[in-house]
Molecule: transfer RNA
Organism: Candidatus Uhrbacteria bacterium
RNA sequence: GCCGAGGUAGCUCAGUGGCAGAGCAAUUGUUUUGUAAACAAUAGGUCGUGGGUUCGAAUCCCACUCUCGGCU
Numbered sequence: 001g002c003c004g005a006g007g008u009a010g011c012u013c014a015g016u017g018g019c020a021g022a023g024c025a026a027u028u029g030u031u032u033u034g035u036a037a038a039c040a041a042u043a044g045g046u047c048g049u050g051g052g053u054u055c056g057a058a059u060c061c062c063a064c065u066c067u068c069g070g071c072u
Stems, first nucleotide, its partner, number of pairs: 001071007010024004018055001026042005048064005
């Protein structure tokens, strides 16, 4: 330099145009002599950045940036 995959909650990841979600983690409560476990609830997001298309974009298009893999 070229090709491909990926960037969404603290972590691992779903979500292929119409309310941004799950599991784990965190916090609070119940339970227990206490801890863990269990149960219930709460909080946590400029969806990598900037543009474009659209009534409407995490999703489609373009550029850039970062990570991983392959080729030379």